SAM riboswitch aptamer (S box leader) from Acidimicrobiia bacterium UBA6912, 87 nucleotides, folded computationally. It matches the Rfam family "SAM riboswitch aptamer (S box leader)". Rfam's curators write: The SAM riboswitch is found upstream of a number of genes which code for proteins involved in methionine or cysteine biosynthesis in Gram-positive bacteria. The SAM riboswitch acts at the level of transcription termination control. The coordinates come from a structure-prediction model, not an experiment, and the mean pLDDT is 76. NCBI's taxonomy places the organism under Bacteria, Bacillati, Actinomycetota, Acidimicrobiia. The sequence was found by an Rfam model in a public genome assembly.

[in-house]
RNA sequence: CGUUCAUCCAGAGCGGUGGAGGGACAGGCCCUACGAAGCCGCGGCAACCGACCUCACCGAACGGUGCCAAUGCCUGACCGAUGAGAU
Numbered sequence: 001c002g003u004u005c006a007u008c009c010a011g012a013g014c015g016g017u018g019g020a021g022g023g024a025c026a027g028g029c030c031c032u033a034c035g036a037a038g039c040c041g042c043g044g045c046a047a048c049c050g051a052c053c054u055c056a057c058c059g060a061a062c063g064g065u066g067c068c069a070a071u072g073c074c075u076g077a078c079c080g081a082u083g084a085g086a087u
Base pairs, nucleotide, nucleotide: 013042014041015040016039017038021031022030023029025076026075027074028073043068044067045066048064049063050062052059
């Protein structure tokens, strides 16, 4: 320095409009008239791809995606153990 395995699950808003939904789906559990989704404006997080820098990594963040409640909110698949079953 590379590869493999294990573990962890970070980060990021405000205003206008809108007017009852939203978190893909199912079951939970949550968010929401102290204003949901959507749309508009400005802002931000992050670093996958292109480009910049470098021998390379690092770096940086111009362009293209993505994202800005909760671990990708939890579980839902497969295999194994225990077990009458549930768990």